[in-house]
RNA sequence: GGGCUUGUGGUGUAACGGGAACACGUCUCUCUUGCACAGAGGUGAUCGGGGUUCGACUCCCCGCUGGUCCA
Numbered sequence: 001g002g003g004c005u006u007g008u009g010g011u012g013u014a015a016c017g018g019g020a021a022c023a024c025g026u027c028u029c030u031c032u033u034g035c036a037c038a039g040a041g042g043u044g045a046u047c048g049g050g051g052u053u054c055g056a057c058u059c060c061c062c063g064c065u066g067g068u069c070c071a
Base pairs, nucleotide, nucleotide: 001070002069003068004067005066007064010024011023012022013021018054026042027041028040029039030038047063048062049061050060051059
């Protein structure tokens, strides 16, 4: 320098074009003399920019980041 690939809450993973889900975590409440467990509820995310589309996490382009291969 080039090819392929990845990027989603604090963490690990879903969502293959129709308003982003689950688990753990965190907060509140209930339970307890108290803690823990358990139950109920809440908070919290699509790497950045542009394009296609009625509509984009999803498809296309550029850039950034991680991984891998070639030189």